[in-house]
RNA sequence: CUGAAGUUGAUGCUUAAUCUUCAAAUUUGAAGAGCGGGGGACGAACUACUUUGGGGUGAAACCGCAGUCGCGGUAGGGUAAACUCUUAUACCUAACCCGUCAACUAACCUCGUCAGCUUAAUAAGAGGAGGC
Numbered sequence: 001c002u003g004a005a006g007u008u009g010a011u012g013c014u015u016a017a018u019c020u021u022c023a024a025a026u027u028u029g030a031a032g033a034g035c036g037g038g039g040g041a042c043g044a045a046c047u048a049c050u051u052u053g054g055g056g057u058g059a060a061a062c063c064g065c066a067g068u069c070g071c072g073g074u075a076g077g078g079u080a081a082a083c084u085c086u087u088a089u090a091c092c093u094a095a096c097c098c099g100u101c102a103a104c105u106a107a108c109c110u111c112g113u114c115a116g117c118u119u120a121a122u123a124a125g126a127g128g129a130g131g132c
Stems, first nucleotide, its partner, number of pairs: 012117003018033006034113006053101001054098004061074005076093005083127006
């Protein structure tokens, strides 16, 4: 000097999953705010279901091929580094839960606040903001 790998931190990203206070003691517990989810009338509407069970969180669904869990396409969602919108290019796109039961739904009741990544950042146009 160059290359590779690991750890920590910063930065940034997906997600509702962040912040504050008190106590404990360095594990953690509680409360609150914010954000997010579920259950739950009248009335109205017409649909769906009642084993081919049904339903929920989520963008993560559908179709085709193949026939060993894979490939492709079209949607929906996300990333590419100051922010928003549009276009182009590239890449990624699950999993889990309830347990025969729940449409919507005011009052009301109730639950969650995890987890996983991040070494050089892709451009063009428009707009607003900020800095000098």

Notes
This is a predicted structure of a 132-nucleotide RNA (c-di-AMP riboswitch aptamer (ydaO/yuaA leader)) from Acidaminobacter hydrogenoformans DSM 2784. NCBI's taxonomy places the organism under Bacteria, Bacillati, Clostridia, Acidaminobacteraceae, Acidaminobacter hydrogenoformans. Rfam family: c-di-AMP riboswitch aptamer (ydaO/yuaA leader). Rfam describes the family as follows. This family represents a conserved RNA structure found upstream of the ydaO and yuaA genes in Bacillus subtilis and related genes in other bacteria. Its mean pLDDT, the model's own confidence on a scale to 100, is 79. Of the family's consensus pairs, 96% are formed in the model.